[in-house]
RNA sequence: GCUCGCAUAGCUCAGUCGGUUAGAGCGCGACGCUAAUAACGUUGAGGUCGCAGGUUCGACCCCUGCUGUGAGCA
Repeated sequence: GCUCGCAUAGCUCAGUCGGUUAGAGCGCGACGCUAAUAACGUUGAGGUCGCAGGUUCGACCCCUGCUGUGAGCA
């Protein structure tokens, strides 16, 4: 330099070939339980879906560029 993949909550990841509230587990807070802690149960907070444009009535999803990262080739 070229090709391909990945980027969604603090972490690990799902997300129906575009459709009206963006989710799970772990973690964190509160409450319950307990003599107390853990475990367990209930509940809550936490996201401009990497950035910027484009297409569309409508984009996490499609297109383009960029950034970061991984793999391969030279």
Transfer RNA from Coemansia nantahalensis, 74 nucleotides, folded computationally.
The organism belongs to Coemansia, within Eukaryota.
Its mean pLDDT, the model's own confidence on a scale to 100, is 80.
Its Rfam family is "tRNA". Rfam's curators write: Transfer RNA (tRNA) molecules are approximately 80 nucleotides in length.
The same sequence occurs in records of 2 taxa.
RNAcentral holds the sequence, with entries from ENA.